[in-house]
RNA, 61 nucleotides, folded computationally. The prediction has a mean pLDDT of 76.

RNA sequence: AGCUACUAGAUACGUGUGCUAGUAUCUAGCGAAAGCUAGAUACUAGCCCGUAUCUAGUAGC
Numbered sequence: 001a002g003c004u005a006c007u008a009g010a011u012a013c014g015u016g017u018g019c020u021a022g023u024a025u026c027u028a029g030c031g032a033a034a035g036c037u038a039g040a041u042a043c044u045a046g047c048c049c050g051u052a053u054c055u056a057g058u059a060g061c
Stems, first nucleotide, its partner, number of pairs: 002061013016048001018047013
């Protein structure tokens, strides 16, 4: 100097039946109304998970 394995961090990606929150729309129920409750769908954000790359450390060759 190189190779391999492990650990940690960073970045990127995700065809992840994943979790949480928010917004919008729709449906159902309650209500005189305002509105409230539940469910579904879409979008956004965060988290987790996975993969790849890079950096550092440790061990081995």